[in-house]
RNA sequence: UGAGAUAUUGCUCAGUGGUAGAGCACAUGCUCAGCAUGCAUGAGGUCCUGGGUUCAAUACCCUGUAUCUCCA
Numbered sequence: 001u002g003a004g005a006u007a008u009u010g011c012u013c014a015g016u017g018g019u020a021g022a023g024c025a026c027a028u029g030c031u032c033a034g035c036a037u038g039c040a041u042g043a044g045g046u047c048c049u050g051g052g053u054u055c056a057a058u059a060c061c062c063u064g065u066a067u068c069u070c071c072a
Base pairs, nucleotide, nucleotide: 002070003069004068005067006066007065010024011023012022013021018055026042027041028040029039030038048064050062051061052060
C1' cells in the first nucleotide's frame, strides 16, 4: 500500500428482513446446622458509528472507527 475477516448484556457466543436468545457470571428466594452443589425467579443489550434500500434492518448496500489475518 492492497485484500479479507470480526464488532450483539460483565465474559464466551447464537440469531439468513417481522419488536434479541443461550451458557457462565451477578441479584433474590428455596434447599443445608452452615458452605458448596442443585432448583426457581429476576435484572442487565437504542445489536461499533453515520447514511442508504425496504411497509419493516442485528441480518442487505455504502462510509468511517477499532481489532485480527494475509500479500507486498
The RNA shown here (transfer RNA) has 72 nucleotides and comes from Vicugna pacos. The RNAcentral record of the sequence draws on Rfam. Rfam family: tRNA. Rfam classes the family as a transfer RNA. Lineage of the source: Eukaryota > Bilateria > Sarcopterygii > Camelidae > Vicugna.